The RNA shown here (TPP riboswitch aptamer (THI element)) has 106 nucleotides and comes from Inhella crocodyli. RNAcentral holds the sequence, with entries from Rfam. Taxonomically the source falls in Inhella (Bacteria, Pseudomonadati, Pseudomonadota, Burkholderiales).
[in-house]
RNA sequence: CAUCCACGCUAGGGGUGCUGGCGCGUUCACGGACGCGGCCGGCUGAGAAACACCCUUGGAACCUGACUGAGGUAAUCCUCGCGCAGGGAAGCGUGGUCACCCCGGC
Numbered sequence: 001c002a003u004c005c006a007c008g009c010u011a012g013g014g015g016u017g018c019u020g021g022c023g024c025g026u027u028c029a030c031g032g033a034c035g036c037g038g039c040c041g042g043c044u045g046a047g048a049a050a051c052a053c054c055c056u057u058g059g060a061a062c063c064u065g066a067c068u069g070a071g072g073u074a075a076u077c078c079u080c081g082c083g084c085a086g087g088g089a090a091g092c093g094u095g096g097u098c099a100c101c102c103c104g105g106c
Base pairs, nucleotide, nucleotide: 004096005095006094007093008092009091010090011056012055013054014053016050017043018042019041020040021039022038023036024035025034026033027032062087063086064085068081069080070079071078
């Protein structure tokens, strides 16, 4: 002390959808329709308002393209493609590892 790994601190970025029942609200031709960061469940997921989770340039966390293509589902970016496309938020410290170099000893 390159590198790589782990952890920590500080700071920052990001998403929260689909669906059943109930409740409330709006509306109604009284059958219903729509809305709710209301309650209890179901689905996918790390996370579906959590003192959580994920991600921070070595960046697919997340956004755009997108009212996108294909498949699938009760339904939903649910899955894959698109995607070495366009964007996207970082610094410090500790420990380990250790190439090369330097110094010393044998």